[in-house]
RNA sequence: GAUAUUAUUCGGCAAACCCGCUGAAAGGCGGGGACGCAAAGCUAUGAGUCUACGGCGCGGUGCGCUAAGAUUGUCAGGCUGCAGGG
Numbered sequence: 001g002a003u004a005u006u007a008u009u010c011g012g013c014a015a016a017c018c019c020g021c022u023g024a025a026a027g028g029c030g031g032g033g034a035c036g037c038a039a040a041g042c043u044a045u046g047a048g049u050c051u052a053c054g055g056c057g058c059g060g061u062g063c064g065c066u067a068a069g070a071u072u073g074u075c076a077g078g079c080u081g082c083a084g085g086g
Base pairs, nucleotide, nucleotide: 006083012037013036017032018031019030020029021028022027035073041079042078043077045076046075047074048071049070050069054066055065056064057063058062
């Protein structure tokens, strides 16, 4: 330098749930909390999923459709990276 791999966890992240703030909602942020995670670091590029303020439709006081919203802890792709071993 290249290739393949993951035994350990000093250290790192933090699901559900609770509290506060925020948002139309899904969700996000902060604190507590740990189910898990070796990329659970970054990136909405593709697929999936969630929501539907607004918009459209209708048999209309609701229902259906719709992402420009959200999700990287759903999967894939891209970028980067810690420790140890061969």
Annotation: Predicted 3D model of an 86-nucleotide RNA (c-di-GMP-I riboswitch aptamer). Model confidence (mean pLDDT): 80 of 100. Of the family's consensus pairs, 95% are formed in the model.